Predicted 3D model of a 1492-nucleotide RNA (small-subunit ribosomal RNA) from a Minisyncoccia bacterium. Lineage of the source: Bacteria > Bacillati > Minisyncoccota > Minisyncoccia. It matches the Rfam family "Bacterial small subunit ribosomal RNA".
């Protein structure tokens, strides 16, 4: 170029919301393991940990065609050690070491090469020995001595000599190995291919809490040494060499093609395979040889481990098998050289645990199968269920079909290549045919969401579950278990690492005002960036070509195994280095010009800029003296304290030491911290205006270097005033604070340290761009003017508001947080923690640099709707006030709580429980307690059977009754199906048992409070918000005005009842009769209507000032009229005035408020001889030291008592209400006889209604008040008044003289007071509750203050919303990490002693495989020190853990605003001091905006 590929997100902090940020999870992978289950077949793969230890076979031999000996054989031939040649340095294993003497690319050359190919020469004559063999010796063995003789392709000498070596030359010098019929060797040279030796660039972890390293050390001459270069190594001579671009040092670790994952750039990784590299028990050392300093050779030291006659020897599996150990975990002591390929050979052939191949392991990867097709009574099982039914399900049965894979049987390859011939382990394998049979083959996870898929039982915060949110506390879709059902499938999960999602370290592709992050400032080095322009060069850049980038990998095409992983071929990718060739935009470098950056002169100017020295006044204290006297002071209120030895107050002098009022402002001025009386000396910076000059000199800025507020620290002065600590008084539960009295250091001063702050604009320097109002500094230019002032324009500063823009949002906007360059510092969850440990500073204090172990899922940032505030305006209510009556002391009555009881049934609990449920507990009610009984039941439905003498009714008997038992009467209906009725048997009843936190239904409360909300639009990323706010106004979100809102809905208000006024009509009752009290029904009538005056908005209108050139135009202002609007007074009209009064109606919502005992209902529990169900008697619900609510009656004279006398409404009655008369001791009382009248405007209740009025006593006393208590004696109701009833009549005659702290109701026909009725009921504990009428006030100035509500706004770290949240100490237990007296254990080094073997040297014999010395070194052993671990009494701090202790320090103004530095104190949060910051309410004043 080209072709081909190519990005995915979710849970999780909140009451939502956006945004930052970190945990997780969804994929992919792996030499894995673990749990459950496991058919077959290809190809792969398999000790990762102990470079721990190994028994036992085998992994490396070959050549008789190089030699001589020995055997065995007739012979051909085989066999054996020895010598000798090649090979054993290859293959094969591991990965301990090594961060560069390694790798990996790219170059280079001071070099070397057996075997192999080419070429050219040459291969000639001798000679000495030696194993083997033999005798002899010594040893347990290994083995080893000695004495003899021998061969060669062993080894020597000599000759030959070039295209070799050396030397400038001249010349010197250097070899051979034979066997044989060929083929085959050997010898010198030369080349070559292929290897290998050294150099050189570039790349390749981590750590700066490692910062300076280094003496053979950098380099040089010489010499040795090697195949070769070099400090490689000696001797000398110089004093270099490397490091911030990270030397040295620790720590990790074999490196690369490569794989794993990612869109990609990256990121981990370095198993199998290929290439490089080091290793071979552990340390050191050479030998031999081309080649090694050698895995299966040698010496030697060291540890281990073996055999031994104890004398002394052997051994190295990190070769293939195998075995012990450790471990979560990694195979057969197989087969064979048939092929491939090594090593020897002239071959033939031997060797080959390399390598072909089986074999064990689901370890991966791929393939295949476990049946198919029909089957509906949708069989039975089994699970659910709304009980009707649905699921499992065409699944199964059952019919028919196939035979892949296994079994069995028969045939049966290729792999072989060799000219022919012989040769196959895998194998009788693969493959082919036939048999027989659905036969031999399916499991695992997971089902709350994220993530595909659910239902019942069990469980009841327990078992237990879990990636992350998180589930469990009696209805679990989340635990356990069936059953479904979902995913994958011979494999499914866990678990452990990597990648990736993660833009979450960001080059691609992030940030830094408030979220985590701008260094306190600034001078300035290296660095890193750099303005016009010309020319020239060019290692950056750009192109072209050419090498090289090992094969395998990967991508693709096409083949080969039935396919497919697998494996062949061919193409394409290979980033990168390296050469050559070109160009010159851009950089770079050089020379060279310019002036627009930067800087200088000149001429002005402002300024708490710094350092010094001197002067001023008022204040304030002290000191003297003078007047003068009892009190000052000080607080919320107080008291310590001062003062009669005279304070305070006031005058006079005088001293003193700090600070500089007014002017003074958002101003000025410094780099920052900072600077304020004046006035001199010195002196830094900035600004503006002119031109002239220098000619990129600029910007940033790591390291260093300077300053750097308060506080502290040191010496030495000072000390008025305030003032840590620290005393004294006070508040207080306390008060180590906040208030007060006092007061040390300290605040000043001069030197010298410290070096931090919310050191802030929470915002790093510089340079450029990019709307605009305005207001102040401090120049300067035009105009204009005699000047100045004013107006415009302009450069630097310093403020407010906004436009695009940016931003999570608040916000920011030429003083940027906007758009762009250039440096440079900082951030990556929260807590440990700015803290340990080390390092450096400092006189301490402390500063700076700065982690982890461990532990949460969050922490944080803006904003939004709640809620709350000992926040703020506004309103409003019988909330307060103002006023009338009470409650709270007494007695009774009722309820409750407590207590007692066999039970004293049960619910209800601040307002919103307590005269509530209950409009009526003596039995009954009853739901409780004791005893007695019943058991398909006391009452219900439905089948089935049999029956009509089941049975039912009146006695009797036992018993408390229930019941039980007997005795007498009665004893069906219909033509007929059948009906009815009890009775048996079965399905079933039945529960005031439990949950109101599972539920309907209905209530209570806020509260008849004005509120609560939606739909379309609009603003807002979103939650959200508008509207529903604002002005006016109203009992009301009532209305009206304005207005991104328009409209509606459910409250409000009206429609419905009563009452108040009136027309009409129709009617029982009453009345003697018109007649009408009343009742009922359809109407009117009130309304934003009418007149009149205040007030207040407002259009407009007039009238003035002002400025401009002028206007009737703009602008301003005060003061008139003002159509019209709202609201108030008053007035006509009327019965009634300003919703007339009252009732019934109670949004959204709130409190899991109440009620399963009013009904209803889910679930759960009793009950099949012995209940929690039914029945019966008795009893309890009525107890009673005590505590509370609710009420009744009172204490009395506004009263009681007594007599007389008046005026009512509302309701009830037939199992009822009852007159008149009679009885009830005598009048009379409950009450009885007894019945007239009345289903009701007719009768009765009902009667004298009561307070009221009148006359009479009582005379302030526990009374003629008050009437509880108890005695006696009656009535009535009822089966029955003992526990337990109401009346009557007579006696009796408690407490109690207005009631503490507190607290309740009420605004007008109320409140107070006074009687009547009725409901419930046999009776009644009614003083209660529900209703009716009489009589009938007083006071509201107002909203400070209680209490609640409501509207707006303002802070919140609450949202379960203040009864919230939360801080630290102590005490408990557990947990990891630093400190530690010290103890063990590694590493790496230095230093001293010792010092093997082996190269080098050197001496010395008897000349060997001899002796002995020296150089050096490994091992070792002392010694001082680094470093790194492990444990360690003890202290101290960090973190966690449903319900401990003390406080209350934060959040609201959190009750004393809060917060950084410090510094002292203090059980503890913390408290003061001085100083700094708003990250501080609320009010005030000014300034500036902005609206009118």
């Nucleotide at each position: 170029a080209u072709a081909g590929u190519u990005a995915a997100g979710a849970g999780u902090u909140u009451g939502a919301u956006c945004c930052u940020a970190g945990c997780u999870c969804a994929g992919g992978a792996u030499g894995a393991a673990c749990g459950c289950u496991g058919g077959c077949g290809g190809c792969g793969u398999g000790g990762a940990u102990a470079a721990g230890g190994c028994a036992u076979g085998c992994a490396a031999g070959u050549c008789g065609a190089g030699g001589g000996c020995c055997c065995c054989g007739c012979a051909a031939g085989g066999g054996g050690a020895c010598c000798g040649g090649c090979a054993g340095a290859c293959g094969a294993g591991g990965u301990a070491g090594u961060a560069a003497u390694a790798a990996a690319u790219a170059a280079g050359u001071a070099c070397g090469u057996a075997c192999c190919c080419u070429a050219g020469a040459g291969u000639c004559g001798g000679g000495c020995a030696u194993a083997g063999c033999u005798c002899g010796c010594c040893g347990a063995a290994a083995g080893g001595c000695g004495g003899g003789g021998u061969a060669a392709u062993u080894c020597c000498c000599g000759a030959u000599a070039a295209u070799c070596u050396c030397g400038c030359a001249a010349g010197a010098g250097c070899a051979a190995a034979g066997a044989a019929u060929u083929u085959c060797g050997c010898u010198c040279u030369a080349g070559g291919a292929a290897c290998g030796g050294c150099u050189u660039g570039u790349u390749c972890g981590g750590u700066a809490u490692c910062a300076g390293c280094u003496a053979g050390u950098u380099g040089g001459u010489a010499g040795g040494g090697u195949a070769a270069u070099g400090g490689c190594c000696u001797a000398c001579c110089a004093a270099g060499g490397c490091a911030a671009u990270g030397a040295c040092g620790c720590c990790u670790a074999g490196g690369g093609g490569a794989c794993c994952u990612g869109a990609g750039a990256g990121g981990g990784u370095g198993a199998c395979c290929c290439c490089c590299a080091c290793c071979g028990a552990u340390g050191g050392g050479a030998c031999u040889g081309a080649g090694a300093c050698a895995c299966g050779g040698c010496c030697c030291a060291u540890a281990c481990a073996c055999c031994u006659a104890c004398g002394g020897g052997u051994g190295g599996c990190u070769g293939c098998a195998g075995u012990c150990g450790a471990g979560a975990a990694u195979u057969u002591u197989c087969c064979g050289c048939a092929a491939u390929g090594g090593a020897c050979g002239a071959a033939a052939g031997u060797c080959u645990g390399a390598c072909g191949g089986a074999g064990c392991g689901a370890c991966g990867c791929c393939g295949c199968g476990u049946g198919g097709a029909g089957g509906a009574u949708g069989a039975a099982g089994u699970u659910c269920u709304u009980c009707g039914g649905a699921a499992u399900g065409u699944a199964a049965a059952c019919u028919c079909c196939u035979u892949u894979u296994g079994c069995c049987a028969g045939g049966g390859a290729a792999a072989a290549a060799g000219u022919u011939a012989u040769u196959g382990a895998u194998u009788g394998u693969a493959c082919c045919u036939g048999g027989a049979g659905a036969a031999u083959a399916a499991g695992a996870a997971g089902u709350u969401g994220c993530u595909a898929a659910a239902c019942u039982c069990g469980u009841g915060c327990c078992a237990g579950c879990a990636g992350c949110a998180g589930c469990g506390g009696u209805a679990a879709u989340a635990c356990g278990a069936g059953u479904g059902c979902u995913u994958c499938g011979a494999g499914c999960g866990u678990u452990a690492u990597c990648c990736g999602g993660a833009a979450u370290c960001a080059u691609u592709g992030g940030g830094c005002g408030u979220a985590a992050a701008g260094g306190g400032u600034g001078u300035g080095u290296a660095g890193g960036u750099u303005g016009u322009u010309a020319u020239g060069u060019u290692a950056g850049u750009c192109u072209c070509u050419c090498g090289u980038c090992a094969a395998a990998u990967c991508u693709u095409u096409c083949g080969g195994c039935u396919u497919a992983a697998c494996c062949g071929a061919g193409a394409g990718u290979u980033c990168g280095c390296g050469a050559g060739g070109g160009a010159a935009a851009c950089g770079g470098c050089a020379u060279g010009a310019c002036u627009a950056g930067a800087g200088g002169u000149u001429g002005g100017g402002a300024g708490a800029g710094g350092u010094u020295u001197c002067u001023g006044g008022a204040a304030c204290u002290c000191a003297u003296g003078g007047u003068g006297u009892a009190g000052c002071g000080g607080u919320g209120a107080a008291a310590u304290g001062c003062g009669u030895u005279g304070a305070u107050a006031u005058c006079a002098u005088g001293g003193g030491g700090a600070a500089c009022a007014c002017c003074a402002a958002a101003a000025g001025c410094g780099a920052a911290g900072g600077c304020a009386a004046g006035a001199g000396a010195c002196u830094g910076g900035c600004c503006c205006a002119u031109a002239c000059c220098u000619g990129a000199c600029a910007c940033u800025g790591a390291a260093a270097c300077a300053c750097g507020a308060a506080a502290g620290c040191g010496u030495g002065g000072g000390u008025c005033g305030c003032g840590a600590a620290u005393g004294g008084g006070a508040u207080u539960a306390g008060a180590u604070a906040c208030c007060c009295c006092a007061g040390u250091a300290g605040u000043c001063c001069a030197c010298g340290c410290c070096c931090u702050a919310a050191a802030c604009g929470a915002u790093g320097a510089u340079c450029u761009c990019u709307a605009g109002c305005u207001u102040u500094g401090a120049g300067g230019a035009g105009u204009a003017u005699c000047g100045a002032c004013c107006c415009u324009c302009u450069u630097c500063g310093a403020g407010g508001c906004u436009a695009a823009g940016c931003u999570a949002a608040c916000g920011c906007g030429a003083u940027a947080a906007g758009a762009g360059a250039u440096c440079c510092g900082c951030c990556u969850g929260g807590g440990u923690a700015g803290u340990a440990c080390g390092g450096c500073c400092g006189c301490a204090a402390g500063g700076u640099u700065g982690a982890a172990a461990c532990u949460c899922a969050a922490a944080g940032g803006a904003a939004u709707a709640g809620a709350c505030g000992g926040g703020g305006a506004c309103u409003u209510g019988c909330a307060c006030a103002a006023g009338c009556g009470g409650u709270g002391g007494a007695a009774c009555a009722u309820g409750u709580g407590g207590u007692u009881u066999a039970a004293u049934u049960c619910g209800a609990c601040g307002c919103u429980a307590a005269a509530c449920g209950a409009a009526g507990a003596a039995c009954c009610u009853u739901a409780c307690c004791a005893g007695g009984g019943u058991u398909a039941g006391a009452a219900a439905u439905c089948c089935a059977g049999a029956c009509g003498a089941a049975g039912a009714c009146c006695g009797g008997c036992a018993g408390a009754a229930a019941c039980g038992u007997u005795g007498g009467u009665c004893g069906u209906c219909g033509c007929a199906a059948g009906a009815c009725g009890g009775c048996u048997g079965g399905a079933c009843a039945g529960g005031u048992g439990c949950u109101g936190c599972a539920u309907g239904g209905c209530u209570g409360u806020c509260g008849u409070c004005a509120g609560u909300u939606c739909g379309u639009g609009g603003u807002u990323u979103g939650a959200a918000c508008u509207g529903u706010u604002c002005c006016c106004u109203u009992c009301a979100g009532u209305g009206g005005g304005g207005u991104a809102a328009c409209g509606a809905a459910c409250g409000c208000a009206a429609c419905c009842c009563c009452u108040g006024u009136u027309g009409c009509c129709u009617g029982u009752u009453a009345u003697a009769u018109g007649u009408g009290u009343c009742a009922g029904g359809c109407g009117a009538g009130a309304c934003c209507g009418c007149c009149c005056c205040c007030a207040c908005c407002u259009a407009c209108g007039c009238u003035c000032c002002u400025c401009u050139u002028u206007a009737u135009a703009g602008g301003g202002a005060a003061g008139c009229g003002g159509a019209g609007g709202u609201g108030g007074g008053g007035g006509a009209g009327g019965a009634a005035g300003g919703u007339g009064g009252g009732g019934a109606u109670g949004a959204c919502g709130c409190c899991a408020a109440g009620u399963c005992a009013g009904c209803a209902u889910g679930g759960c529990c009793c009950u099949u001889u012995g209940a929690c169900a039914c029945c019966c008697u008795g009893g309890g619900c009525u107890a009673c030291a005590c505590a509370c609510g609710u009420g009744u009656u009172a204490c009395a004279a506004u009263c009681g008592c007594a007599u007389c006398u008046a005026c009512a409404a509302c309701g009830g009655g037939a199992c009822g209400c009852a007159a008149u008369a009679c009885c009830g001791a005598u009048c009379g009382a409950a009450g009885g006889u007894g019945g007239a009248g009345c289903a009701a405007a007719c009768c009765c209740u009902u009667a004298u209604a009561a307070a009221a009025g009148a006359u009479g006593c009582g005379c302030c006393a526990g009374u003629u008040c008050g009437g509880a208590u108890u005695g006696a004696g009656g009535u009535c109701u009822g089966c029955a008044a003992c526990u337990c009833g109401a009346c009557c009549u007579c006696a009796u005659g408690a407490a109690g003289c207005c009631g503490g702290a507190a607290u309740c109701g009420c605004u007008a026909g109320u409140a107070a007071u006074c009687g009547c009725g009725g409901g419930u009921c046999a009776g009644c504990u009614a003083u209660a509750c529900c209703g009716c009428g009489g009589u009938g006030a007083a006071u509201a100035c107002g909203u400070u203050c209680u209490c609640a509500a409501g509207u707006c706004u303002u802070g919140u770290a609450c949202u379960c919303a203040c009864c919230g949240c939360c801080c630290g100490u102590c005490a408990a237990c557990c947990c990891a990490a630093g400190g530690g007296a010290g103890u063990c254990g590694g590493a790496g080094g230095u230093g001293c002693c010792c010092g093997a073997a082996a190269u080098c040297u050197c001496g010395c014999c008897c000349a060997g495989u001899g002796c002995g010395g020296g150089c050096c070194u490994a091992a070792g052993g002392c010694a001082a020190a680094u470093u790194c671990g492990a444990u360690g009494a003890c202290a101290g701090g960090g973190g966690g853990u449903a319900a401990g202790u003390c406080g209350u320090a934060a959040c609201a103004a959190g009750g004393c605003a809060c917060g950084g530095g410090u510094a002292g104190c203090g059980g503890a949060a913390g408290c003061u001091g001085c100083u700094c910051g708003u990250g501080g309410a609320a009010u005030a004043u000014u300034u500036c905006a902005a609206a009118u």

The coordinates come from a structure-prediction model, not an experiment, and the mean pLDDT is 81.